[in-house]
RNA sequence: GGCAGAAAAAGGCAAACCUUUUGAAAAAUAGGGGCGCAAAGUCACAGAUCUAACGUCUUUUUGACCAGGAUGGCUGGAUUGUCUGG
Numbered sequence: 001g002g003c004a005g006a007a008a009a010a011g012g013c014a015a016a017c018c019u020u021u022u023g024a025a026a027a028a029u030a031g032g033g034g035c036g037c038a039a040a041g042u043c044a045c046a047g048a049u050c051u052a053a054c055g056u057c058u059u060u061u062u063g064a065c066c067a068g069g070a071u072g073g074c075u076g077g078a079u080u081g082u083c084u085g086g
Stems, first nucleotide, its partner, number of pairs: 003085004012037002017032003021028002035073001041079003045076003048071003055065003
């Protein structure tokens, strides 16, 4: 350096839920809380999924479509990292 693994050791992150704040929403921030995670560290490039404010069409009511929004704990990819083994 590369590949594989996470038994041990040192640690790390933090699901649902609750409170708070932001947002049209999806969702996110902060605190609590731990379902789990060998990258559940980072990055929206590709796919996928979620929402649909604005916009377009339609419409008595409304409904349908749409990402410049969101999700890295959906997958791939890129990149960084602890220990061990061959």

Background:
Predicted 3D model of an 86-nucleotide RNA (c-di-GMP-I riboswitch aptamer) from Virgibacillus profundi. The sequence was found by an Rfam model in a public genome assembly.